This is a predicted structure of a 78-nucleotide RNA (c-di-GMP-I-GGC riboswitch aptamer) from a Candidatus Bipolaricaulota bacterium. Lineage of the source: Bacteria > Bacteria candidate phyla > Candidatus Bipolaricaulota. Rfam family: c-di-GMP-I-GGC riboswitch aptamer. Gene Ontology term of the family: cyclic-di-GMP binding.

Parts: sequence; structure tokens; C1' cells
RNA sequence: UGUGACAAGGGCAAACCGGGAGUGAUCCCGGGACGCAAAGCCACGGGUCUCCCUUGGGAGACAGCCGAGCUGCCGCAA
Repeated sequence: UGUGACAAGGGCAAACCGGGAGUGAUCCCGGGACGCAAAGCCACGGGUCUCCCUUGGGAGACAGCCGAGCUGCCGCAA
């Protein structure tokens, strides 16, 4: 640098359920696993969603929608 198997040790955790925060998108904790080799970090570009004023702005949410950027475990190959 490339690659990811039926390997080893591990990791994360969708839907749903319980509790909590928020007007809301959504988030946090616990349970739970559909999946994930970056499902680690990051709202920079695009996208989607919410709220407010309004037809163009403002304030937010999503990284498990796609890119960019940063970092990284193990095996194999060069």
C1' cells in the first nucleotide's frame, strides 16, 4: 500500500421494549440484535428531517444516506 475468510482475541449495535431529556427532528441510560472491517471521530460539500419567522432567512437534528478530512485492531499478500 492492497485485501477481508467459515481464523483468534475483541468492538459497535437497527427494529422493538422500559426509564429519562427536548415543542420537535432526535438524543441519553438499561434491555435487545438487524446488521457493521471503520456502524471510530468530524456537520466541511451534497442529501434528508425538525422548529421558528416567513417565501427567503434563522436555529437545530441525522456520521447506521453519499462524499471529503483525521485516526485505528487482527489476519493475509506485496